This is a predicted structure of a 99-nucleotide RNA (SAM riboswitch aptamer (S box leader)) from an uncultured Flavobacteriales bacterium. The model forms 96% of the base pairs in the Rfam consensus.
[in-house]
RNA sequence: GACUUAUCAAGAAAGACGGAGGGACGGGCCCUAUGAUGUCUUGGCAACCCUGAAAAUGCAUGGUGCCAAAUCCCACUCCAAUAUGGAGACAGAUGAAGA
Repeated sequence: GACUUAUCAAGAAAGACGGAGGGACGGGCCCUAUGAUGUCUUGGCAACCCUGAAAAUGCAUGGUGCCAAAUCCCACUCCAAUAUGGAGACAGAUGAAGA
């Protein structure tokens, strides 16, 4: 890293460093010198996996993950209908599994 499988409308930020773009890609729309993106520390959210106690829910340890906006929205197909709404596909992310 391919394939398989589950989930993706909820939830959760402070400080330090640093100094320009960032939100995967195209369009839109946003975030950003009132310092974003990123790195580190601390904290938190969550409950996919392991373990333990326990026994429907749930709790704790550990391995991940995550902490702007629905995966930010759209893109392709179908339905309603042409403003728009709904369902799905593709793509992507994460976990588990893994020749």